The RNA shown here (transfer RNA) has 73 nucleotides and comes from an Actinomycetes bacterium. The prediction has a mean pLDDT of 81. Rfam family: tRNA. By type it is a transfer RNA. RNAcentral records the identical sequence in 2 taxa.
RNA sequence: GCGCCCGUAGCUCAGCGGAUAGAGCACCACGCUCCGGACGUGGGGGUCGCAGGUUCGAUUCCUGUCGGGCGCA
Numbered sequence: 001g002c003g004c005c006c007g008u009a010g011c012u013c014a015g016c017g018g019a020u021a022g023a024g025c026a027c028c029a030c031g032c033u034c035c036g037g038a039c040g041u042g043g044g045g046g047u048c049g050c051a052g053g054u055u056c057g058a059u060u061c062c063u064g065u066c067g068g069g070c071g072c073a
Stems, first nucleotide, its partner, number of pairs: 001072007010025004018056001027043005049065005
């Protein structure tokens, strides 16, 4: 330098163009307990890496760009 894959909650990841964007773990509150843990119930938390484009509508499609990984040279 070229090609491919990944980037969504604190972490690990789902999410075939239309739903208020979700799960598990973590966190907070309450219950339980002598206190914790475990367990149960509820709750908070998101510029979907960034910028454009297509579309009535984009996390999803296209382009550029940034970061990470792999391969080739």